[in-house]
Context: one part of a larger RNA
Molecule: large-subunit ribosomal RNA, domain II
Organism: Prevotella sp.
RNA sequence: ACCUACGAGUUGCCGUCUCCGGCAAGGUUAACCGGCAUAAUCCGGGGAGCCGCAGUGCAAGCGAGCCUGAAGAGGGCGCAGAGUCGGAGGAGGCAGACGCGAAACCAAGUGAUCUACACUUGUCCAGGAUGAAGUCCCGGUAACACGGGAUGGAGGUCCGGACGAAUAAGCGUUGAAAAGCUUCUCGAUGAGAUGAGUGUAGGAGUGAAAGGCCAAUCAAACUUGGAGAUAGCUCGUACUCCCCGAAAGGCAUUUAGGUGCCGCGUGUAACGAUCCCCGCAUGAGGUAGAGCGACCGAUAGGACAAGAGGGCUUCACCGCCUGUCGCGUCCUGACGAACUCCGAAUGCGUGCGGGCCGCAGUUAUGCAGUAAGGGGGCGGGUGCUAAGGUCCGUCCCCGAGAGGAGAAGAAUCCGGACCGUCGUCUAAGGUCCCGGAAUUCCGGCUAAGUUAGUCUAACGAAGUGUGGUCCCUAUGACAGCUAGGAUGUUGGCUUGGAAGCAGCCAUUCAUUCAAAGAGUGCGUAACAGCUCACUAGUCGAGGGUCCGUGCAUGGAUAAUAAUCGGGUAUAAGCCGGAUACCGAAGACACGGGAUAGAAUUAAAGAAAGUAUCGGUAGGGGAGCAUUCCAGAUGCGUUGAAUACGUUCCGGAAGGAACGUUGGAGCGUGUGGAAAAGCAAAUGUAGGU
Numbered sequence: 001a002c003c004u005a006c007g008a009g010u011u012g013c014c015g016u017c018u019c020c021g022g023c024a025a026g027g028u029u030a031a032c033c034g035g036c037a038u039a040a041u042c043c044g045g046g047g048a049g050c051c052g053c054a055g056u057g058c059a060a061g062c063g064a065g066c067c068u069g070a071a072g073a074g075g076g077c078g079c080a081g082a083g084u085c086g087g088a089g090g091a092g093g094c095a096g097a098c099g100c101g102a103a104a105c106c107a108a109g110u111g112a113u114c115u116a117c118a119c120u121u122g123u124c125c126a127g128g129a130u131g132a133a134g135u136c137c138c139g140g141u142a143a144c145a146c147g148g149g150a151u152g153g154a155g156g157u158c159c160g161g162a163c164g165a166a167u168a169a170g171c172g173u174u175g176a177a178a179a180g181c182u183u184c185u186c187g188a189u190g191a192g193a194u195g196a197g198u199g200u201a202g203g204a205g206u207g208a209a210a211g212g213c214c215a216a217u218c219a220a221a222c223u224u225g226g227a228g229a230u231a232g233c234u235c236g237u238a239c240u241c242c243c244c245g246a247a248a249g250g251c252a253u254u255u256a257g258g259u260g261c262c263g264c265g266u267g268u269a270a271c272g273a274u275c276c277c278c279g280c281a282u283g284a285g286g287u288a289g290a291g292c293g294a295c296c297g298a299u300a301g302g303a304c305a306a307g308a309g310g311g312c313u314u315c316a317c318c319g320c321c322u323g324u325c326g327c328g329u330c331c332u333g334a335c336g337a338a339c340u341c342c343g344a345a346u347g348c349g350u351g352c353g354g355g356c357c358g359c360a361g362u363u364a365u366g367c368a369g370u371a372a373g374g375g376g377g378c379g380g381g382u383g384c385u386a387a388g389g390u391c392c393g394u395c396c397c398c399g400a401g402a403g404g405a406g407a408a409g410a411a412u413c414c415g416g417a418c419c420g421u422c423g424u425c426u427a428a429g430g431u432c433c434c435g436g437a438a439u440u441c442c443g444g445c446u447a448a449g450u451u452a453g454u455c456u457a458a459c460g461a462a463g464u465g466u467g468g469u470c471c472c473u474a475u476g477a478c479a480g481c482u483a484g485g486a487u488g489u490u491g492g493c494u495u496g497g498a499a500g501c502a503g504c505c506a507u508u509c510a511u512u513c514a515a516a517g518a519g520u521g522c523g524u525a526a527c528a529g530c531u532c533a534c535u536a537g538u539c540g541a542g543g544g545u546c547c548g549u550g551c552a553u554g555g556a557u558a559a560u561a562a563u564c565g566g567g568u569a570u571a572a573g574c575c576g577g578a579u580a581c582c583g584a585a586g587a588c589a590c591g592g593g594a595u596a597g598a599a600u601u602a603a604a605g606a607a608a609g610u611a612u613c614g615g616u617a618g619g620g621g622a623g624c625a626u627u628c629c630a631g632a633u634g635c636g637u638u639g640a641a642u643a644c645g646u647u648c649c650g651g652a653a654g655g656a657a658c659g660u661u662g663g664a665g666c667g668u669g670u671g672g673a674a675a676a677g678c679a680a681a682u683g684u685a686g687g688u
Stems, first nucleotide, its partner, number of pairs: 001688006011095004016090008026051003032045004055062002065077004098236002101233001105226006116200009125190001127159003130155001134151006163187003168183004202218001205213002239623006249262005263370002265367007274360001276355008289342001290340002296336002300332005307325002309322004373398010403414003418592004423588003429582003432567003438579001440578006451569001459554002463551006470544003480538005486511003491505003517532001521530002593613004624677001626674005632668004643660007
């Protein structure tokens, strides 16, 4: 891992709702007793008791009324008849209460043959090294002290075996081993090692202290019991079909992954258009917008300017000036969620009219689930007008939705799947090939493979199409070419120099001219030189400035040469228009099924016709299968169950026939009762 078997809403009591049955203003017995009988859950008795038939008040009490109250008021609770017993089902309560699962808590016991410490009594430590005190001898001293040499043999001394330990690395890691092996390493006369015996016990021991150790178990051992502890948590929870079908919200919560009430679902009953949509009418309101010489607040520039500050002057006054501020008035401009003189569209309330009637709505009641939501559009808060962010409102979708499009892709676009058809038409989206359908038609644009084919900025550029504006132009424009581009003058100043061209100044002037700046650049130390403006000639037709717009261009950056889904494409790209076609579980056509029950046909039924039939949590309905029981009826050694195969039937769970196998039991119909259906629980056991 697979196969087989087993494996989870049960049982008792209590109240409650629905259905079925008995009796009914009543209903019903319990224990117990008696009887028939093979026997019983059978028959008879038993009315104790319980529920109902009257309520109300704290109560005394009164009573179809009672209480409150001064009350014939008002108000509160009642009266105007349905219960009760049994059975079945739904959910609830109490019990282990659908199953499995703790970490733990408590009690009583069992453990120190492991290990910790202690006690008693034993045992063990090759060899080598060092050489303390003391002593002796010699020297030395007044005597000591002191020095030297021997002797001596101390030490939690040294080196190193046994023995003990465990530093580093390697190996081992389903091991040879649930802690080992190899080499290196540490202690090795000591707080040493070790044998045997004994003691200390679970909130206790023991601990040179690591929360270590206390039998491979230790921040509280193990065994049994309380015990099916508890688990707002996780996992699992078994046949089929049919109808409906949510929520991820509000409030509260020692509450936030739980729960209660409401909301939203479903079943039943009642009401009977109340719902919803449209039109008209009428209301409440302060949003969007707008405005602010209408408030509050904020606010840019200017004109005039009271006043303040500063400077000058002055003994002081008066007065003059202003690179500062500024009341106020005026002109121009403009802002605000917590501003408003104003003010929509929608939405919301109410009334009337119409439409709608197998759709809805309301009420009562049984049963729920949900209370982690998510994405998108629009209106906002927060954030960075960041986020696949977060918090609200509103609509859609996913959730619980399959199909087509989007290469692929929960929520984007199209569209809501009862079943069948080698039928038709369309939607979104497409029609060169992969690929179903146009190499279709008309008019433009692009030359970048831009693009189709993710999104892209500031800024840059005689790319190119197009719309406009102003100016020049046959009295000749624009570009090119030829020629001129002068004089006072080297303007004045400055400067070492400054001559058009370092810099400063300005009535940048004047003259001659077709025209020519006291000079547009280059250049020189300064001149010179080249050039421009400007003018003429030549040429012969448009030229230039600015503003807007379409498509392109640079800006342009990520890891395979590595991608538009690919091939490829100058359209098969982009923009505008046209006609065809393809394209879905959509629509239509034909056939079939189920569900529903307002109206009609003639009362019901049936049928036709009509509508409906995606679906998670969840509610409701109808069935299939298994085992056993009752009474009824059948089959079987001329072969039951079982197993295998084939064929057939049913909408499904399932069922039947035949053949083989097998060798003794098994069906059918009607009821009843359940140890009543497995793919999952790191399920349990067995097998492979």